[in-house]
Context: one part of a larger RNA
RNA sequence: CUGGGCUUAAAGCGCGUGUAGGCGGCCAUGCAAGUACUUUGUGAAAUCCCCCGGCUCAACCGGGGAAUUGCUUGGUAUACUGCAGGGCUUGAGGCGGGUAGGGGUGCUUGGAACUCUAGGUGGAGCGGUGAAAUGCGUAGAUAUCUAGAGGAACGCCUGUGGCGAAAGCGGAGCACUGGGCCCGUCCUGACGCUAAGACGCGAAAGCGUGGGUAGCAAACGGGAUUAGAUACCCCGGUAGUCCACGCCGUAAACGAUGCGCACAAGGUUCAUUGGCCUCUGACGGCACGUGGGCCGAAACAAAAGUGUUAAGUGCGCCGCCUGGGGAGUACGGCCGCAAGGCUAAAACUC
Numbered sequence: 001c002u003g004g005g006c007u008u009a010a011a012g013c014g015c016g017u018g019u020a021g022g023c024g025g026c027c028a029u030g031c032a033a034g035u036a037c038u039u040u041g042u043g044a045a046a047u048c049c050c051c052c053g054g055c056u057c058a059a060c061c062g063g064g065g066a067a068u069u070g071c072u073u074g075g076u077a078u079a080c081u082g083c084a085g086g087g088c089u090u091g092a093g094g095c096g097g098g099u100a101g102g103g104g105u106g107c108u109u110g111g112a113a114c115u116c117u118a119g120g121u122g123g124a125g126c127g128g129u130g131a132a133a134u135g136c137g138u139a140g141a142u143a144u145c146u147a148g149a150g151g152a153a154c155g156c157c158u159g160u161g162g163c164g165a166a167a168g169c170g171g172a173g174c175a176c177u178g179g180g181c182c183c184g185u186c187c188u189g190a191c192g193c194u195a196a197g198a199c200g201c202g203a204a205a206g207c208g209u210g211g212g213u214a215g216c217a218a219a220c221g222g223g224a225u226u227a228g229a230u231a232c233c234c235c236g237g238u239a240g241u242c243c244a245c246g247c248c249g250u251a252a253a254c255g256a257u258g259c260g261c262a263c264a265a266g267g268u269u270c271a272u273u274g275g276c277c278u279c280u281g282a283c284g285g286c287a288c289g290u291g292g293g294c295c296g297a298a299a300c301a302a303a304a305g306u307g308u309u310a311a312g313u314g315c316g317c318c319g320c321c322u323g324g325g326g327a328g329u330a331c332g333g334c335c336g337c338a339a340g341g342c343u344a345a346a347a348c349u350c
Base pairs, nucleotide, nucleotide: 004321005320006319007304008303012318014201015200016199017198021194022193023192025088026087027086029084030083031082033081034080035077036076037075038074041071042070049065050064051063052062053061054060091191092188093187094186095184096183097182098181099180103177104176105175106174107173108172109171110154114150115149116148117147118146119145120144121143125136126135162169163168206247207246208245209244210243211242215241216240220236221235222234223233258317259316260315261314262313263312266295267294268293269292270291271290272289274288275286276285277284299306300305323350324349325348332343333342334341335340
C1' cells in the first nucleotide's frame, strides 16, 4: 500500500460556524489534460523466464527470443473525469402568507414556603433518634396570631410532551432577538455536501475582583454508634451554592451510535401545520408534511438487539482504533493566575 473495523469487545472529536482540501445535479457544444488504442525513441550488459546449442550429465558457458509493467514523439477516439463558455430546475437559497415552542438576552413583577426582627397570647418544655445525647428554652423557647426584612427556588398545569447544535431551557408581563415547520411556486440558477488547521459555544466543581448570603452545605467543631469510626445517624457550621465581569475547558459532555443524501414492508401513539369529506358545527373520518416514541417485515448483528429517527442497502467527506499493565503517565511544546488541560512516548513486564 492492499485490507479490517468503531452501540455494548480497542475505536465517533462534548457541540457548532467555517478555511484549505476531498467529493459533487440535468442538457447540448468546444478543447483533449486525465483515460484508451496505435506509433517513434529509449528502457546498457549480466541476472530471471522460454527455445536451441557446447563441456559424457549437471552446475557452468554460448546464441536467439521474451520481459524490462517506466519515460517519451506523433496520430486517432471522446463514453467517463477534467477545463472553457452556454442553457435548465429537481439540489440549495431567496420572496410572500401562516404557525407551535421552558430557544436566547435584558428589565419589571407575583404568590407559597423558609429564616430572621419587633409585638400579642401562652407557660415548660422543644428538637432529634433505632434508642439517645450534644443543641435550643423561665433572660419565656417550641406552638399560635399580627407586622416587617431578606435571599433563593418556581408547586399544581407537567406529559410516554415541547424547544435548542450541544451544554441546556419551566411562576407572570413587557422589550429586543435566533432557529424550525407548513402553504404558495413568484425569483436566483448548482450558489451544494463534508471539513484538516482555525474560530466560537460549552454542566458541575474550581480560580480572580467586587457584591450578596434565607435555605442547603465540602472543610471544621461537637454528640452518638463502634473493638476503632478521620464514616454512615444527630446538633452546629465556613467556603461554595446566588449576582456582575473575567478565567478554567473538563464529564458515564451517552443514543456509550459523526455529518449529509438516496433507496428499501407495515402497524400504533403523541405533538404540530395546512387540505378534503360530513349542509354548518363541538366532534368525527380520510389522505399528505414535519418532529417525538413504541412494536415489528426483509436485512443486519457474536448475541443482546437494531429495524424509514438503522446498527439495513449504497455514495461523499471528516474523526478515531490496532493485546493487557506501565499510562492518558514521563519528557518536550502550547494554553492557564492556579488547579490543571491539550498533544503524547519508552524501558520493563504478562
Predicted 3D model of a 350-nucleotide part of an RNA (small-subunit ribosomal RNA, central domain) from an uncultured bacterium. The full RNA is in RNAcentral, with records from ENA. The prediction has a mean pLDDT of 88.